[in-house]
Molecule: FMN riboswitch aptamer (RFN element)
Organism: Microbacterium protaetiae
RNA sequence: ACGUGCUCCGGGGUCGGUGAGAAUCCGAACCGGCGGUGAUAGUCCGCGAGCUGCGGCAUCCGAGAGGAUGACGGCGGCUGAUCCGGUGGAAAUCCGGAACCGACGGUGAUGCGAUGGGUGGCCAUCGCUAGUCCGGAUGGGAGGCAGCACGA
Numbered sequence: 001a002c003g004u005g006c007u008c009c010g011g012g013g014u015c016g017g018u019g020a021g022a023a024u025c026c027g028a029a030c031c032g033g034c035g036g037u038g039a040u041a042g043u044c045c046g047c048g049a050g051c052u053g054c055g056g057c058a059u060c061c062g063a064g065a066g067g068a069u070g071a072c073g074g075c076g077g078c079u080g081a082u083c084c085g086g087u088g089g090a091a092a093u094c095c096g097g098a099a100c101c102g103a104c105g106g107u108g109a110u111g112c113g114a115u116g117g118g119u120g121g122c123c124a125u126c127g128c129u130a131g132u133c134c135g136g137a138u139g140g141g142a143g144g145c146a147g148c149a150c151g152a
Base pairs, nucleotide, nucleotide: 002151003150004149005148006147007146008144009143014028015027016026017025029132030131031102032101033047034046035045036044042100043099050078051077052076053075054074056072057070058069059068060067061066082098083097084096085095086094104135105134106133111128112127113126114125115124116123117122
C1' cells in the first nucleotide's frame, strides 16, 4: 500500500423598497453536498439527497382475504442549469467576460390569471406564485490524505 471492524467527521446562503400586512412581490445581494475527469467544476460524467413504482423483512390489526406502520433492505422510474475569449502539452474545471439553475410539504398576497356582479369607480370567489423563512431533519447520506484495532 490492501482488506475487515469500530469510532469520529460529513450543506451553504439577506438586506432595502412599497404597503395595514411580504425574508415569497420589486430592486439589489448572497449560497453551491460527494466521487471522477492529462488541469482546480453548482451548469462535463456519475453518486447522494428528493419524488415515485414493485417486491422483501419486521411489528400490529383481522376468522380470512387483506390492511396499517417502519429510522431496515433489494430492483426500477423521474430528477435543474454555460457559453465565449485567453494561457497552456492538456482546462465547458484556472484567468477575463457575460449568462443560467436550484427537490418535496407549509406559509400570501400589496403580484398575475380565471369566473361572476356592477352604469362606473370597483367588489366578490377561486387558482398560481420562496435556492436563502418554517418543516421532515438533533434525520439520512454519497463519501473522508480523520483516528484506532485486527488480518495478511